This is a predicted structure of an 84-nucleotide RNA (transfer RNA) from a Gemmatimonadota bacterium. It matches the Rfam family "tRNA". About the family: Transfer RNA (tRNA) molecules are approximately 80 nucleotides in length. By type it is a transfer RNA. The sequence is in RNAcentral, with records from ENA.
C1' cells in the first nucleotide's frame, strides 16, 4: 500500500429481519446473616439535569438514507489478521 475482520455501561458479552439498547456473566453499593469477615440470600447499578415525577444524552468519531440505525451506506480513527 492492497484485501478481510473487530470497535456496545467499570470489565466480558448479548441483541435473525433495522421497531422498548445493554439479556447474562464479572465487578462494585446497599440490606440481610454473623462477634466480626469470607461465603450465601435480596435489592439497586451508563451519564446529565432535578426535591420528586420526569426530561434530556449514550453503540469509536463525523455525515447520509429512513418515520426509526448497534445493525444499512460513505468518510475518518483504533486495534487484530492476511497479501505484497
Nucleotide at each position: 500500500g492492497c484485501g478481510g475482520g473487530u470497535g456496545u455501561g467499570g470489565c466480558g458479552g448479548a441483541a435473525a429481519c433495522g421497531g422498548u439498547a445493554g439479556a447474562c456473566g464479572c465487578g462494585g453499593c446497599a440490606c440481610a446473616c454473623u462477634c466480626g469477615c469470607a461465603a450465601u440470600g435480596u435489592g439497586c447499578u451508563g451519564g446529565g439535569c432535578g426535591a420528586a415525577a420526569g426530561c434530556c444524552c449514550g453503540u469509536g468519531g463525523g455525515a447520509g438514507u429512513u418515520c426509526g440505525a448497534g445493525u444499512c451506506u460513505c468518510c475518518c480513527c483504533a486495534c487484530c489478521c492476511g497479501c505484497a